[in-house]
RNA sequence: AGGAGCGUAGCUCAAUUGGUAGAGCGCCGGUCUCCAAAACCGGAGGUUGGGGGUUCGAUCCCCUCCGCUCCUGCCA
Repeated sequence: AGGAGCGUAGCUCAAUUGGUAGAGCGCCGGUCUCCAAAACCGGAGGUUGGGGGUUCGAUCCCCUCCGCUCCUGCCA
């Protein structure tokens, strides 16, 4: 330098191929307990990596940039 993949909650990952963004763990509160753990109930937490475009409507399609991983190559 060229090519491919990935980026969604604190972490690990979904979202049926454009139509209300979710789960597990973790966190907070409650029930229970002498206390805690476990279990059960409830809750908070997201500018879907940034920007732009298409569309009535974008996590999903297009362009660009950023970060990470892999492959190929160049110089030394």
Model confidence (mean pLDDT): 82 of 100. Transfer RNA from an uncultured Pelagibacteraceae bacterium, 76 nucleotides, folded computationally. Its Rfam family is "tRNA". About the family: Transfer RNA (tRNA) molecules are approximately 80 nucleotides in length.